[in-house]
């Protein structure tokens, strides 16, 4: 340094207030939240570098559910972005306006309750192995 195997730990946030109603944290007004990996014209550190840290809910991909399977794995279901600015170049910067959110329960739920003291994308550390 690498890939494989194993071990340990870690690994998700959110309804203030009001309206209607017999009943709604589910409808309406309003409020509020943003997992993981990648990419990246962000920002910062550094004398500097091919260095380090940091940067997307809606760009690419993954994860939670269900079915089949001993298992590996396969299949199914489940979401969303525009406009303007700068610029050689913007899906990511800046500004504005939008939009989205599994399943079961219940007055129709991203936010409540439940499966779940579960699972999990993955992250960190360690051991073995190989070069």
């Nucleotide at each position: 340094a690498g890939u494989u195997u194993c071990c340990u730990u870690c690994g998700g946030g959110g309804u203030c207030g009001g309206g209607u109603g017999a009943a709604a944290a589910u409808c309406c007004c309003a409020a509020u939240c943003g997992g993981c990996g990648g990419u990246g014209a962000u920002g910062a550190a550094g004398u500097a570098a091919u260095u380090u840290c940091u940067a997307a809910g809606c760009c690419c991909g993954c994860g939670a559910g269900c079915u089949u399977u001993c298992a590996c794995a396969a299949g199914c279901a489940g979401g969303a972005u525009u406009u303007g600015g700068u610029g050689u170049g913007a899906a990511u910067c800046c500004a504005a306006a939008g939009c989205c959110g599994a399943c079961a329960g219940u007055a129709u739920a991203g936010u409540c309750u439940g499966g779940a003291u579960g699972g999990g994308a993955g992250a960190a550390g360690g051991a073995a192995c190989u070069a």
Molecule: FMN riboswitch aptamer (RFN element)